[in-house]
RNA sequence: GUGGGCGUAGCUCAACGGCAGAGCAUCUGUUUGUGGAACAGAUGGUUAUGGGUUCGAAUCCCAUCGUCCACCCCA
Numbered sequence: 001g002u003g004g005g006c007g008u009a010g011c012u013c014a015a016c017g018g019c020a021g022a023g024c025a026u027c028u029g030u031u032u033g034u035g036g037a038a039c040a041g042a043u044g045g046u047u048a049u050g051g052g053u054u055c056g057a058a059u060c061c062c063a064u065c066g067u068c069c070a071c072c073c074c075a
Stems, first nucleotide, its partner, number of pairs: 001071007010024004018055001026042005048064005
């Protein structure tokens, strides 16, 4: 340089174009002599960035950025 995958909560990942969720973690409570475990609840998101299509976009299209893989060239 060429082609492709991925980017969503602190972490790991879901979500057929129609209310953004789960587990873990964190916090609070119950329980316990304390802690842990268990149980109940709560908090947590400009869906990488910008633009476009659409009544409606995490999802489709374009560009950019980051990351990973393959290939090519040079050394």